Context: one part of a larger RNA
Molecule: large-subunit ribosomal RNA, domain IV
Organism: marine sediment metagenome
RNA sequence: ACAUAGUUAAGGAACUCGGCAAAACAGCGGCCGUAACUUCGGGAUAAGGCCUCCCCAACUUUGUUGGGGUGCAACGAAAGACUUCAUGCGACUGUUUACCAAAAACACAGCUCCCUGCAAAAGCGUAAGCUGAAGUAUAGGGGGCGAUGCCUGGCCAGUGUCCGAACGUUAAGGGGCGGGGUUAUUUGAUUUAUCAGAGAAGCUCUAAACUGAAGCGCGGAUGAACGCCGGCCGUAACUAUAACGGUCCUAAGGUAGCGAAAUUCCUUGUCGGGUGAGUUCCGACCCGCACGAAUGGCAUAACGGUAUGAAGACUGUCUUAACUAUGUACUCG
Numbered sequence: 001a002c003a004u005a006g007u008u009a010a011g012g013a014a015c016u017c018g019g020c021a022a023a024a025c026a027g028c029g030g031c032c033g034u035a036a037c038u039u040c041g042g043g044a045u046a047a048g049g050c051c052u053c054c055c056c057a058a059c060u061u062u063g064u065u066g067g068g069g070u071g072c073a074a075c076g077a078a079a080g081a082c083u084u085c086a087u088g089c090g091a092c093u094g095u096u097u098a099c100c101a102a103a104a105a106c107a108c109a110g111c112u113c114c115c116u117g118c119a120a121a122a123g124c125g126u127a128a129g130c131u132g133a134a135g136u137a138u139a140g141g142g143g144g145c146g147a148u149g150c151c152u153g154g155c156c157a158g159u160g161u162c163c164g165a166a167c168g169u170u171a172a173g174g175g176g177c178g179g180g181g182u183u184a185u186u187u188g189a190u191u192u193a194u195c196a197g198a199g200a201a202g203c204u205c206u207a208a209a210c211u212g213a214a215g216c217g218c219g220g221a222u223g224a225a226c227g228c229c230g231g232c233c234g235u236a237a238c239u240a241u242a243a244c245g246g247u248c249c250u251a252a253g254g255u256a257g258c259g260a261a262a263u264u265c266c267u268u269g270u271c272g273g274g275u276g277a278g279u280u281c282c283g284a285c286c287c288g289c290a291c292g293a294a295u296g297g298c299a300u301a302a303c304g305g306u307a308u309g310a311a312g313a314c315u316g317u318c319u320u321a322a323c324u325a326u327g328u329a330c331u332c333g
Base pairs, nucleotide, nucleotide: 001328002327003326004325005324006323007322008321010319011318014317019314029051030050031049032048037042039147053069054068055067056066057065058064059063070074075080082312083311084310085309086308087307088306089304090303094106095105110145111144112143113142114141115140116139122131123130124129148299149298150297151296153229154228155227158226159225160222161221162220163219164218167217168216169215173211174210178206179205180204181203182202185198186197187196188195189194230248231247232246233245234244257291258288269285270284271283272282273281
């Protein structure tokens, strides 16, 4: 000096990112008592107070103190809460990054959409076959949201999906007008062996019209499908502001609710509360850089090894350090 334990005057979070750690509280014993809120079940062991084997005495006589007794030991063993206030998130119990993350992430009950009529859809497999299911739409598969309560606004122009089939476009295929090549033959020329022209059938190359599905174009529906949800100017008898008006654009211009928020850059916004003093916190305001309604919005009792702020109790966290024990380091042997 370190590690692990223990004790500490006065103060009591002044420590620190933060009460981290430690301390303290109390005991699934009894009696009393118990708030807000609430889904009426809870919250709740709320909180808080008292008692703590039996007998006797004294006094400040609802109690404290003293004495005595039994038993190894009296909440008679073990085990067995710190509490309160407020807010965010997630309803809850659960699950997760074996070995840096346990959470607000995942799941969940519940809600909703899509597909599926059974040889189902969907999935595995080249196939046979199997699962689905020895099930049958109150069933099965897939997507999203995520208890519950109140709700879930506008836009179908784009993209997607579904429906439609008149017209346009459109492949292979079908079709084969026509054209080319070859040449039996034939005509002409002549240097008699060739050249030039025409050219049937066959074979072959090419090929127009016409026909030809889905798709796309086209018409419609659809948002708990992917998604999206404006700008400028003016106006009221102080000022300010603008219920109101004008204009441009759009498929339509953000409704309810919430809002400096896990979202707010400017920003430590402004006001109020709490503190002696508060970039955090709580309540408001609304100027929402850049909330917003199942990519759910807003509330919400209970719950949480959750995040944030505050208070009581308590303490070596600290003012400020000291001592003790054990084990190391270190020195000597």